Predicted 3D model of a 166-nucleotide RNA (Lysine riboswitch aptamer) from uncultured Catonella sp.
The coordinates come from a structure-prediction model, not an experiment, and the mean pLDDT is 82.
The sequence is in RNAcentral, with records from MGnify.
Rfam family: Lysine riboswitch aptamer. Its family is annotated with lysine biosynthetic process in the Gene Ontology.
RNA sequence: GAUAGAGGUUGCAAGGCUUAAUAGUAGUCCUGUUGAUGGGAAAGACACCAGAGGAUACAGGCUGAAAGGAAGCUUUGCCGAAAGAAAACAUUUGUCUUUAGUGUUUAUCUUGGGCAUACAGAGAAUAUCUGUAUGACUGUCACCUGAAAGCAGGUGGGGAGCUAUC
Numbered sequence: 001g002a003u004a005g006a007g008g009u010u011g012c013a014a015g016g017c018u019u020a021a022u023a024g025u026a027g028u029c030c031u032g033u034u035g036a037u038g039g040g041a042a043a044g045a046c047a048c049c050a051g052a053g054g055a056u057a058c059a060g061g062c063u064g065a066a067a068g069g070a071a072g073c074u075u076u077g078c079c080g081a082a083a084g085a086a087a088a089c090a091u092u093u094g095u096c097u098u099u100a101g102u103g104u105u106u107a108u109c110u111u112g113g114g115c116a117u118a119c120a121g122a123g124a125a126u127a128u129c130u131g132u133a134u135g136a137c138u139g140u141c142a143c144c145u146g147a148a149a150g151c152a153g154g155u156g157g158g159g160a161g162c163u164a165u166c
Stems, first nucleotide, its partner, number of pairs: 001166005008079001011078009027063001029061005037050003041099006082111004086106007112138002115135008140157007
């Protein structure tokens, strides 16, 4: 350097189907009141459109969703699988500026893995996800100890690692 593997039956990620929740919510329409503004992911400027033949807001009535996220089953790809931060590029409103969202790339940085708890953020949510910290568990390598193997214990390290073969 190449090839092949291991950690876990809650390994990681993506797709499909079903289901719960979102929610009797948003929205359309109708009625009443109000009476001049409103329309973008947010703010501002410009433009365009709607509006006293009623904007907007509130209340009531009929009707009435969806996306993201989640659970189960299943299929596929894998073991920096993947996740997060940062940067660059692209994209999301009619145009521009700022912010925010989404996607792609980058060995630029962090994290071996899942779990629990606390705090913070996202979210409709007590689901769940992300980050930080703590805790035990687990896997691997190095060193030390137990006479040796097996096995067990202690300390420490990280995936650009570990094991096997060439």